[in-house]
RNA sequence: GGGCCCGUAGCUCAGCUGGGAGAGCGCAACGUUCGCAAUGUUGAGGUCGUCGGUUCGAUCCCGAUCGGGUCCA
Numbered sequence: 001g002g003g004c005c006c007g008u009a010g011c012u013c014a015g016c017u018g019g020g021a022g023a024g025c026g027c028a029a030c031g032u033u034c035g036c037a038a039u040g041u042u043g044a045g046g047u048c049g050u051c052g053g054u055u056c057g058a059u060c061c062c063g064a065u066c067g068g069g070u071c072c073a
Stems, first nucleotide, its partner, number of pairs: 001072007010025004019056001027043006049065005
């Protein structure tokens, strides 16, 4: 320098024939307990890496760019 893959909640990840942003763990409150642990219920938490484009509408399609991984040179 070139090819391919990844980037979504605090962590690990799902979500693609474009329209509801989600799960587990973690966190908070409450119930059960004398208390803890454990368990149940509820809740908070996100500019979907960044910028631009297409579209009535973009995590999703297109272009550029940043970071990480891998292969080739």
Source information:
Transfer RNA from a Candidatus Dadabacteria bacterium, 73 nucleotides, folded computationally. Its Rfam family is "tRNA". About the family: Transfer RNA (tRNA) molecules are approximately 80 nucleotides in length. It is annotated as a transfer RNA. The source organism's lineage runs through Bacteria, Pseudomonadati, Thermodesulfobacteriota and Candidatus Dadabacteria. The coordinates come from a structure-prediction model, not an experiment, and the mean pLDDT is 81.